Context: one part of a larger RNA
RNA sequence: UGACGGGGGCCCGCACAAGCGGUGGAGCAUGUGGUUUAAUUCGAUGUACACGAGGAACCUUACCUGGGUUUGACAUACACAGGAAUACGGUAGAGAUAUCGUAGCGCCGCAAGGCGUCUGUGAACAGGUGCUGCAUGGCUGUCGUCAGCUCGUGCCGUGAGGUGUUGGGUUAAGUCCCGCAACGAGCGCAACCCCUACUACCAGUUACCAACACGUUAUGGUGGGGACUCUGGCGGAACUGCCGGUGACAAACCGGAGGAAGGUGGGGAUGACGUCAAGUCCUCAUGGCCCUUAUGUCCAGGGCUACACACGUGCUACAAUGGUCGGUACAAAGUGACGCGAAGCCGCGAGGUGAAGCAAAUCGCAGAAAGCCGACCUUAGUUCGGAUUGGAGUCUGAAACUCGACUCCAUGAAGGUGGAAUCGCUAGUAAUCGCGCAUCAGCAUGGCGCGGUGAAUACGUUCCCGGGCCUUGUACA
Numbered sequence: 001u002g003a004c005g006g007g008g009g010c011c012c013g014c015a016c017a018a019g020c021g022g023u024g025g026a027g028c029a030u031g032u033g034g035u036u037u038a039a040u041u042c043g044a045u046g047u048a049c050a051c052g053a054g055g056a057a058c059c060u061u062a063c064c065u066g067g068g069u070u071u072g073a074c075a076u077a078c079a080c081a082g083g084a085a086u087a088c089g090g091u092a093g094a095g096a097u098a099u100c101g102u103a104g105c106g107c108c109g110c111a112a113g114g115c116g117u118c119u120g121u122g123a124a125c126a127g128g129u130g131c132u133g134c135a136u137g138g139c140u141g142u143c144g145u146c147a148g149c150u151c152g153u154g155c156c157g158u159g160a161g162g163u164g165u166u167g168g169g170u171u172a173a174g175u176c177c178c179g180c181a182a183c184g185a186g187c188g189c190a191a192c193c194c195c196u197a198c199u200a201c202c203a204g205u206u207a208c209c210a211a212c213a214c215g216u217u218a219u220g221g222u223g224g225g226g227a228c229u230c231u232g233g234c235g236g237a238a239c240u241g242c243c244g245g246u247g248a249c250a251a252a253c254c255g256g257a258g259g260a261a262g263g264u265g266g267g268g269a270u271g272a273c274g275u276c277a278a279g280u281c282c283u284c285a286u287g288g289c290c291c292u293u294a295u296g297u298c299c300a301g302g303g304c305u306a307c308a309c310a311c312g313u314g315c316u317a318c319a320a321u322g323g324u325c326g327g328u329a330c331a332a333a334g335u336g337a338c339g340c341g342a343a344g345c346c347g348c349g350a351g352g353u354g355a356a357g358c359a360a361a362u363c364g365c366a367g368a369a370a371g372c373c374g375a376c377c378u379u380a381g382u383u384c385g386g387a388u389u390g391g392a393g394u395c396u397g398a399a400a401c402u403c404g405a406c407u408c409c410a411u412g413a414a415g416g417u418g419g420a421a422u423c424g425c426u427a428g429u430a431a432u433c434g435c436g437c438a439u440c441a442g443c444a445u446g447g448c449g450c451g452g453u454g455a456a457u458a459c460g461u462u463c464c465c466g467g468g469c470c471u472u473g474u475a476c477a
C1' cells in the first nucleotide's frame, strides 16, 4: 500500500422488510448430470444447464458402421499426354462410383501454333470441427451502469509511498458547494444519440372526412376538401426557470404555482483502470505440435431423439374470479414475389380447389384474445384436467419406420395449491390475454418484439446477501 475481520462509523441496491405471483409436489416440453450404446459428436459447470443451436428426418454433422478414393471435395502454379465445355440415355450398384452409347467439337490463325477450359499422369502442395484458450489476436461473461481509476507539476517522507481523491454539507453520481499544501488535468458520471409523452409550421397519398354535392341495402363508394385523425420532416417546450420555507449569504433539500410533462419525465443504446492464467484454437484469425493411401475427402444407413434415475428452465393444470355453447366489440408492431394468397365452392376439421389483388399506409397474412350480452354446468376426480393409447386422415418434403407438425373419432392417466427450501417484481410495473418476426421445405411450451386488461405494498434499515467511502486490528501478500 492492499486484502481480510462472526471490528467500528456513514451510505446504497427488490438486499431484507411490506405485498403480489411463482418454483420445489403432478403430467408434458426442453437442457444437463449419470447410465447405456457401434455411436449416443464437441464445448459450456458458483458468472454452465430452452446456453453455442435465430429450427438434428436426409443435408446440417463434426460421431458410429459399412462401401469408395489418394494432387485429392477446395486454391495457386509447372511439365507431359489427350480432349471444347457439356447434355441425354442404357447397364451394374445402397449410393459414391464404374462402364457403354448418342449428340456436341470453343476463340484467333492459311497453316504451324497460341489463348481459354476440361480430363489423366508426375512433383510442388492442398486439406484437418486433430491437440494446446496455460503460447495468442479478436470477441464475450463477471464484479457493475458500481462510482470509482489515474496523471503532470508542486509539497511531505531515507524509502515503499502519501498529499491531491481526506474533512463539513449535498447528490443517482469523485454530482456540486465550502474548507484545505496543494494547483490543474485525463479515463469514468452527466450531457450530446434513438424511442416515447405535448405542440406550432411544412407536406397531404395509398391515410383522413367537418362543411357542400352525387350515389348505395350498406361502406370515404364518388366529386371534392386540407379542417380533424394519422403519417414524417423540421422546430418549440423543462432550465430548480418562478414563489415560499430550511440551509452556512453556498451547494442543495422540502412544499407550491403554472404546465402535456417537474426536479435524471419514462425507456433504450452507451460498461472507466482493472479482476477471475474466467470462456471461446468448433465463428474467424494465428505460433507451436501432430496426421498425410489418413486424424484428409466422397457416399449409404444409423446416431446426436437411448432411459432405472438426479438437477435446472419452462408449458398445462388441479377449477365456479371457472368450463362449455351462441351472439357481439376494440389493438399495436411486423411481414409477403422460388412470396402473401382474397371472394366463391368442397370437407365436421386439418385442408383442398380456385384464382382476384398486391414489390404493398392501396392487396394479402388477419378471425385479435382476455372483455361484454345470454344460456347450461352446481362442487363431483366432475361438462375440471388433458397425459397416454387405438383408429382414420391432412400438409411439407425424393423420403415422416427409427424421428415431423397438425386434424377428426374414441380413450380419458397423474393432478384436490405442493415439505425443507427457493425465485421474480416498486407502475402502465407484477399478474393476465392474445398478435407478429427471425431461423425455416416442414417443425416453437424457446428467443426477440408488439399491443389489450391492469393491481397490492414499501413502517423502516435491527437482521441475511452484494457493493461504496472513512477508520481500526492483523503472525496474510
Stems, first nucleotide, its partner, number of pairs: 001477002003474003007471007015461002019425005026316008034307002042052002063302007072125001076124001078122006086103007106115003127291002130289003136285002138280003141276001143274001148187006154163003167178003193268004198236002201233004208225002212223003239262001242256005318418001322377007334365003339358002344353003384415001389410007431453007

The prediction has a mean pLDDT of 84. Small-subunit ribosomal RNA, 3' major domain from a metagenome, 477 nucleotides, folded computationally. Its Rfam family is "Bacterial small subunit ribosomal RNA". The full RNA is in RNAcentral, with records from SILVA.